[in-house]
Context: one part of a larger RNA
Formats: sequence, structure tokens, C1' cells
RNA sequence: CUGGGCGUAAAGCGCGUGCAGGCGGCCGGGUAAGUCAGACGUGAAAGCCCUCGGCUCAACCGAGGAAGUGCGUUUGAUACUGCUCGGCUUGAGUGCGGGAGAGGAGAGCGGAAUUCCCGGUGUAGCGGUGAAAUGCGUAUAUAUCGGGAAGAACACCAGUAGCGAAGGCGGCUCUCUGGGCCGGCACUGACGCUGAGGAGCGAAAGCGUGGGGAGCAAACAGGAUUAGAUACCCUGGUAGUCCACGCCGUAAACGUUGGAUACUAGGUGUGGCGUCCCGACCAACGGAUGCCGUACCGAAGCUAACGCAUUAAGUAUCCCGCCUGGGGAGUACGGCCGCAAGGCUAAAACUC
Repeated sequence: CUGGGCGUAAAGCGCGUGCAGGCGGCCGGGUAAGUCAGACGUGAAAGCCCUCGGCUCAACCGAGGAAGUGCGUUUGAUACUGCUCGGCUUGAGUGCGGGAGAGGAGAGCGGAAUUCCCGGUGUAGCGGUGAAAUGCGUAUAUAUCGGGAAGAACACCAGUAGCGAAGGCGGCUCUCUGGGCCGGCACUGACGCUGAGGAGCGAAAGCGUGGGGAGCAAACAGGAUUAGAUACCCUGGUAGUCCACGCCGUAAACGUUGGAUACUAGGUGUGGCGUCCCGACCAACGGAUGCCGUACCGAAGCUAACGCAUUAAGUAUCCCGCCUGGGGAGUACGGCCGCAAGGCUAAAACUC
């Protein structure tokens, strides 16, 4: 000396599932593989180290010793790990009883608005902007009333509210269906944690085939603005946005914070469930308290600071992923995947 790190400096895989692997609760028995101790064998010579000696010294050389962290055999030890046998219930799970929720899928239904069509009333404007113009309108627009059609999205409720692993999920009803939470009893008896690969899910845009198309709107056209204006503003407008099926597999996929478990002051709000108490019994409301979630403020501690702080970025253990100066470059080449767009993996020269 045997690395330091990953919220913002480089660095947490977008997310879960899970094979291998790594790691693993309490009690007891056996074994003795790991581990520890003794003995024996071996560990060539030279070299290194120690002692003595030979060249006048030294370098150099000679002799002896030590060392040789290792391996093998054998005899023991049994705390820990492993293997094996038996047991346990606190980890994990199952059954039972409750209750919340925009969790997912399918089908049906509803009202407001928008556009278009038909009809009535009505007349010269409407629209749009900073101001205008393009545009629309005497073939009767805008406005207003009645009727009809279509597609898409669901105002208020709505909340640092809820649900989901993440992406994400919001009108109402029904059907099918996933997960979590609370309660106390019974049961299984470590069945657990993590997870390289793998397979699965995965916003928007984009792609394929077929449908649909109201509004919005890349591209595009025109009008303005301007020195110019391939923009910002305005009038139009096609893909697309919507549906079905199949691809794509990316993102500021963000809490820029991987997962699990345990421990470590408090305070305030809020969602779910339970228990207790008081008010006149119940209910509502209020108070106290337990568990789960969510948000803010803060002790210790941590941090370069900002800040984090029982939902940790604190204190620890286990497992995975990742970083290693800037540019070149998330690129080239190769491979794998894709219909394509492209994605994944991933350098070097050179240069500062």
C1' cells in the first nucleotide's frame, strides 16, 4: 500500500418479473470441507539475509546457518461459515373478516362546447391585430332561434388528494381483472433478499395495413413585421392527433436520489383502516393512540456548499448497475435488432 465515488461536479439500467450466481432468522445434534493449532515430508543450486573464512581492503569468491509467507500427509480443536439431521416462529406466505382508490381491459350511455348541413328572424358588415392586411360576406355572412349530423375531449367536483412497478390513470353505468392497506384468529415453517443474462411492460413522435377525421395542427401557401424574417403575430391548411391490429423501444423515462432489512429527537397538515375517551346514548364533529401512505418544518449526524434529515443524502449489512479529465463521440467499424426512421453494444488516431 492492498482505491475513491455515483441528488446538483463524471457516474443509478425507464420499470418491474425472474433462471444462474452472491448473500441469508432463532435453538440443538452430527460431520470436519472452509478456518485454526501441532508434527512429519517437500520447498534444487545460485541469489537475498546472518556468521565465519580466501585474494593487503573492497568488489569478487568459498563454507555454514537462517529464511523460503507455499504444497502434501497426518494428529487434533469446533467459536464462526459450509454440508446434513431434528425442532421453532419473530422474516416470508396462505386462509378469514373489513374498507379506500382517475390501477388495468371490454361494452354501453350522457351533457356542455366546436365545426358543418337544413330552416326561421335579420342587414352590412364580420374576423383578426400593437396597428393592419390576407381571409369570409348582398349567391345574404357575422349575430340570434329551431332542427339535424359528426368527431374528439370530459368544465365544476379537484386537493403539495388518490391509484399504479414505471410509463401513466380523471364524465356516468355494467362485466371481467391486478395490486396494496387495516383487524384479530388459525395455518405453512426460512419457503427469504438481490439479481449478470433472458423474456415482459414501456410517454410522445414515427412506421405498416385498414378505418375515421369535428377541433387543433409539423410541412406548405398567403398576409404582416423587418435591413432581411426560410421565425415570433395573423388568415388558411396536409400528414398527424382518434380507432383496430402489428412494429418502434426512445425521453429533462427526474425525486436528475437502484432494491431490501434494521436502527437513530421531535413538530404540523393530509388520505386509508382500527382502538379508546369525553360531550346527553347512538351518529356527525372533536380529543388521544396504533399501523400504512403522502407533504412541509426541523435535533443529532451527514454534506464542497446548496441542502438531506424515521419517505435520509444519517448509522450499518447484503446484492445489482454505473463513473474514472475536456473535445473527437454516444461517433466510426463490426455484431445484434428494425419495414424504415433508427436503436443497443462501442473504440482509436488526433488535439487541449
A computed fold for a 352-nucleotide part of an RNA from an uncultured Actinomycetes bacterium, annotated as small-subunit ribosomal RNA, central domain. It matches the Rfam family "Bacterial small subunit ribosomal RNA". Rfam links the family to the GO terms structural constituent of ribosome and ribosome.